Overview:
A computed fold for a 77-nucleotide RNA from Candidatus Hermodarchaeum sp., annotated as transfer RNA. It matches the Rfam family "tRNA". Rfam links the family to the GO term triplet codon-amino acid adaptor activity.
[in-house]
RNA sequence: GGCUCAGUGGCCUAGACUGGUGGGGCACCUGACUGAUAAUCAGGUGGUCACGGGUUCAAAUCCCGUCAGAGCCACCA
Repeated sequence: GGCUCAGUGGCCUAGACUGGUGGGGCACCUGACUGAUAAUCAGGUGGUCACGGGUUCAAAUCCCGUCAGAGCCACCA
């Protein structure tokens, strides 16, 4: 230098091919239960979807660039 994969709440992860309300688990908060705690049950908060730009009525999703990561290949010495 080229190619491929992956970047999504505090943590893990689905969704991208086929654009149309960002979902699940853990954690956290509140309540129920209990003498109390745990467990269990119910409800809830939290996402500029890595960053910038473009296309579109509409972008996590398509296009271009950048950043950082993993792997493979090539080049130089």